[in-house]
Context: one part of a larger RNA
RNA sequence: UUAUACUUAAGGAACUCGGCAAAUUUGCUCUGUACGUUCGCAAAAAAGAGCACCUUAAAGGUUUCAAGAAUUAGGGGUAGCGACUGUUUAACAAAAAAAUCUUAAAACUUUGCAAAUUCUAAAGAAGACGUAUAAGGUUUGAUGCCUGCCCAGUGCUUGAAAGCGAAAAAUAGAUGUCAAUGCAUAUAUUAUAAACCCAAGUAAACGGCGGUCUUAACUAUAAGGAUCCUCAGGUAGCGAAAUUCCUUGGCGGGUAAAUUCCGUCCUGCAUGAAUGGCAUCACGACUACCCCACUGUCUCUAGUAUAACCUCA
Numbered sequence: 001u002u003a004u005a006c007u008u009a010a011g012g013a014a015c016u017c018g019g020c021a022a023a024u025u026u027g028c029u030c031u032g033u034a035c036g037u038u039c040g041c042a043a044a045a046a047a048g049a050g051c052a053c054c055u056u057a058a059a060g061g062u063u064u065c066a067a068g069a070a071u072u073a074g075g076g077g078u079a080g081c082g083a084c085u086g087u088u089u090a091a092c093a094a095a096a097a098a099a100u101c102u103u104a105a106a107a108c109u110u111u112g113c114a115a116a117u118u119c120u121a122a123a124g125a126a127g128a129c130g131u132a133u134a135a136g137g138u139u140u141g142a143u144g145c146c147u148g149c150c151c152a153g154u155g156c157u158u159g160a161a162a163g164c165g166a167a168a169a170a171u172a173g174a175u176g177u178c179a180a181u182g183c184a185u186a187u188a189u190u191a192u193a194a195a196c197c198c199a200a201g202u203a204a205a206c207g208g209c210g211g212u213c214u215u216a217a218c219u220a221u222a223a224g225g226a227u228c229c230u231c232a233g234g235u236a237g238c239g240a241a242a243u244u245c246c247u248u249g250g251c252g253g254g255u256a257a258a259u260u261c262c263g264u265c266c267u268g269c270a271u272g273a274a275u276g277g278c279a280u281c282a283c284g285a286c287u288a289c290c291c292c293a294c295u296g297u298c299u300c301u302a303g304u305a306u307a308a309c310c311u312c313a
Stems, first nucleotide, its partner, number of pairs: 001308007010299002014297001019294001027051005036041001038142001052062003074292007081284002086101001105140007117126003143279004148209003153206002155202005163196001169190004174185004210228005237271001238268001249265005
C1' cells in the first nucleotide's frame, strides 16, 4: 500500500448523481394497529411490553460484560409506470420492455370437416381420434368508467352490365418446303380466365382527425357570424406529462435556501381513445421525492487483527 474483519469522542447524510456501502431492526408470546380498498386485503402496518435457571404471597437470588446470548425484516408517507405470479439478453441491460415476452380478459378475422392452417417432390402426418362453448391467425392486455368523427388514399370483402385483358385453340387466305399428305412462319378474324377498371361495404383494417377575418355598453375574452380548404377536421378524458422547445412557464405546498418532488392552471413547439384513453386496491431486487430511526458516507481522521506485496532480514 492492497484485501478482509472490527472499533472510533462530539455531530448525524453536512457525503454523494443517488444514504452507494455500512449501521439500525431481527426470534417467540401478549397488547395494539391508520389512510385506502376490488371487502380478500392493507397488516408482522405503526407503536408498546415480556422472555434462561432457582425461589416466591410480594420481594428476591444464581452463571455472566450481556439471558430471546446463536439463527434471525429497519420502518413510514407521496407520485409515476406496469394490474398481479411468471420469463429474458449464459459473459455490461431483470425492466416501465415500442428491447413487439407471457398472462387471465376483450375484440377482429379465417375455418362446416376430406375444415382452415402447417410440414412435404410425393406418399403421408400435425390440426384431432377434436367439430364453431372447436381450431388457426392478428391486435389490445386484470378490474372499473369508456372507446368519438373520417371509407378520399392504401388494404381487405362482395358484386358484375359494359370496357380492358395472355399463351394455346378454331377459321381464313398468304409465304417457305412441295408430286401429295403434312409441317413451319407471319398476318387477320372469332370466342375467352384471373387481374385491371367500375360499383358498394369495411377503421378493436394500415391509417388520418385545418386555416383566416370579425364580433358583447371600461378593458379583456369570444357564446356568435363570415370565408377558404378537406375524406373528415381531435369528441370524452388527460395535460410543462417517461410527451413542453421557449422553460428553472405562472401560482400554491414542502426547505433557512430546491432546475428535483407534490397540487393546480392550460399558452398541448409536437396529448388523446384496443399504436387503446382515464382512474385504480393489491403486488414490484422498477423510477422520482420526503420523513423517523440509524450509522466512519461525511466534518476528519485514528487504531486493532489476519493475509499478501515489499526487504539480505
Predicted 3D model of a 313-nucleotide part of an RNA (large-subunit ribosomal RNA, domain IV) from Pyropia perforata. Its mean pLDDT, the model's own confidence on a scale to 100, is 82. Rfam family: Bacterial large subunit ribosomal RNA.